Annotation: FMN riboswitch aptamer (RFN element) from Candidatus Caldatribacterium californiense OP9-cSCG, 154 nucleotides, folded computationally.
RNA sequence: UCCAACCUUCGGGGCAGGGUGAGGAGGGCGCUUCCCUCCAAUUCCCAACCGGUGGUGAUGCCCCUUCUUUUGAGGGGACGAGCCCAUCAGCCUCAGCGGUUGAACCGGUGAGAAUCCGGUGCCGACGGUACAGUCCGAAUGGGCGAAGGUUGGU
Numbered sequence: 001u002c003c004a005a006c007c008u009u010c011g012g013g014g015c016a017g018g019g020u021g022a023g024g025a026g027g028g029c030g031c032u033u034c035c036c037u038c039c040a041a042u043u044c045c046c047a048a049c050c051g052g053u054g055g056u057g058a059u060g061c062c063c064c065u066u067c068u069u070u071u072g073a074g075g076g077g078a079c080g081a082g083c084c085c086a087u088c089a090g091c092c093u094c095a096g097c098g099g100u101u102g103a104a105c106c107g108g109u110g111a112g113a114a115u116c117c118g119g120u121g122c123c124g125a126c127g128g129u130a131c132a133g134u135c136c137g138a139a140u141g142g143g144c145g146a147a148g149g150u151u152g153g154u
Stems, first nucleotide, its partner, number of pairs: 002153009017046003023039006048134002050124002052087004061077005082122002090100003104120005126137003
């Protein structure tokens, strides 16, 4: 350095503000109609806010080497995608197998953009409830994975 087994720890963020009023309570009033007052959605409307894990990640940034007036060339490193690839959770059937599983365009720069810069968009399981990415619940759960350690081999 790599491989195997095992152990420990860690392992998700988010409705500010405003409007409406399904419904409820009280009153005018003993009853029906009607009217008034108050409460009432993180779910509706206007807005606000959020982005698991692994991979990839031309530029730019930092370091080293070499050449050099400078530019440049080679190597290494940190950062870096919700909507590019994969994947956990969720769902399909309790478990396993298997299946399923959302969303992006335009412009700029450039030799090259799915990732950079700018703009405008879009998406978000299940159960509950006034229709939920954000509340409550399943969940003091599960989990991809991350960090460290022990032992053995190399």
It matches the Rfam family "FMN riboswitch aptamer (RFN element)". Rfam describes the family as follows. The RFN element is a highly conserved domain that is found frequently in the 5'-untranslated regions of prokaryotic mRNAs that encode for flavin mononucleotide (FMN) biosynthesis and transport proteins. This element is a metabolite-dependent riboswitch that directly binds FMN in the absence of proteins. Rfam links the family to the GO term FMN binding. The source organism's lineage runs through Bacteria, Atribacterota, Atribacteria, Atribacterales and Candidatus Caldatribacterium californiense. The model forms 100% of the base pairs in the Rfam consensus.